[in-house]
Model confidence (mean pLDDT): 78 of 100. Predicted 3D model of a 113-nucleotide RNA (c-di-GMP-I riboswitch aptamer) from a Pseudomonadota bacterium. Taxonomically the source falls in Pseudomonadota (Bacteria, Pseudomonadati). Of the family's consensus pairs, 94% are formed in the model. It was read from a public genome assembly, where an Rfam model found it.

């Protein structure tokens, strides 16, 4: 020194869930809490996944602006019709988020086999 992970021993982190701020959300941070984790330390670099998306009007910021406003209605739990309405918010991109989803990079405690 690599590689490797013990019912080791010494520390470390903290999911879920609550508060509190922040964000449009996803999510973040903080403080309690502890599923877990040998990198659950750090990097969004590839992949996955999640997240935004609706009508009218307004504006010399055009913009994830700012006001108002619709329906999470009915047959039936579904497919599927059906009614009212401007409008009950499809999908892909792209930005954001996740490294406690995987894969890569970098670095790090401990030492039994």
């Nucleotide at each position: 020194a690599a590689a490797c992970g013990a019912c080791a021993a010494a520390g470390c982190c903290a999911a879920a869930c609550c508060u509190g701020u922040c964000g449009a959300a996803a999510g973040a941070c903080a403080g309690g809490g502890a599923c877990g984790g040998a990198a659950a330390g750090c990097c969004a670099c590839g992949g996955g996944u999640c997240c935004u998306c609706g009508c009218u009007u307004c504006c010399u910021c055009c913009g994830a602006g700012a006001a108002g406003c619709c329906a999470u209605g009915g047959a039936c739990g579904a497919c599927u019709c059906c009614c009212c309405g401007a409008a009950g918010g499809a999908c892909c991109c792209a930005a954001g988020a996740u490294c406690g989803c995987c894969g890569g990079g970098c670095u790090a405690u401990c030492g039994a086999a």